A computed fold for a 105-nucleotide RNA from Paenibacillus oryzae, annotated as SAM riboswitch aptamer (S box leader). The sequence is in RNAcentral, with records from Rfam and Ribocentre. The prediction has a mean pLDDT of 83.
RNA sequence: UUCUUAUCAAGAGCAGGCGGAGGGACUAGCCCGAUGAAGCCCGGCAACCGGCAUAAGCACGGUGCUAAUUCUUGCGGAAACGACAACGUUUCUGGGAGAUGAGAG
Numbered sequence: 001u002u003c004u005u006a007u008c009a010a011g012a013g014c015a016g017g018c019g020g021a022g023g024g025a026c027u028a029g030c031c032c033g034a035u036g037a038a039g040c041c042c043g044g045c046a047a048c049c050g051g052c053a054u055a056a057g058c059a060c061g062g063u064g065c066u067a068a069u070u071c072u073u074g075c076g077g078a079a080a081c082g083a084c085a086a087c088g089u090u091u092c093u094g095g096g097a098g099a100u101g102a103g104a105g
Base pairs, nucleotide, nucleotide: 001105002104003103004102005101006100007099008098013042016041017040018039022032023031024030026074028072029071043066044065045064048062049061050060051058052057070097075094076093077092078091079090080089081088082087
């Protein structure tokens, strides 16, 4: 870096430490941030793989996660409303993209 597959509506610091301005993948929005961003450490959540167990399960090892549904959205379908068309708004839904685990190249 590519492919396969599973999951993505729950959960996790409302006075922890260092750090200092950015962050939420990208687009367009909309947000978070000096009442302190990213990052690191600690704490916590979960239980994908391994381990233990007959099993329920434990949370010991390897990852992961810890604002907002994967914050919404990007392509398509359906319904309702705006008298019709065009178009718009809202809701639902399939997909795309992305994230994480496991496996393969």